[in-house]
This is a predicted structure of a 112-nucleotide RNA (FMN riboswitch aptamer (RFN element)).

RNA sequence: UUAGUGCUUCAGGGAAAGGUGAAAUUCCUUAUCGGUGGUAAAGUCCACGAGCUUAGGCUGACUCGGUGUAACUCCGAGACCGACGGUAUAGUCCGGAUGAAAGAGGCGCGGC
Numbered sequence: 001u002u003a004g005u006g007c008u009u010c011a012g013g014g015a016a017a018g019g020u021g022a023a024a025u026u027c028c029u030u031a032u033c034g035g036u037g038g039u040a041a042a043g044u045c046c047a048c049g050a051g052c053u054u055a056g057g058c059u060g061a062c063u064c065g066g067u068g069u070a071a072c073u074c075c076g077a078g079a080c081c082g083a084c085g086g087u088a089u090a091g092u093c094c095g096g097a098u099g100a101a102a103g104a105g106g107c108g109c110g111g112c
Stems, first nucleotide, its partner, number of pairs: 001111002004109007017029003031092002033082002035048004043080002051058002062078005084095003
């Protein structure tokens, strides 16, 4: 320094307050959160993971204005989205999960 290879570590956040009700952190008002890689810095672009599956696949959501060489990523404004099972209807509670994993590192072997 880096083809390959072994071991190993890490790898998801969030319900504060009020209302109705027999019962809701699930409804209503309101609050609040944002995995990984790419790219001008991204929950809403492209790709991936997670989840589901009849194993073929399926799988959420953004606009306008400004700056700039370049931004659906920054700034301003206003929006929107969020698996499955449980329970009064859940992104936020409990559970599968002390799990798995995109990926990010560390150490060694090996090559040059």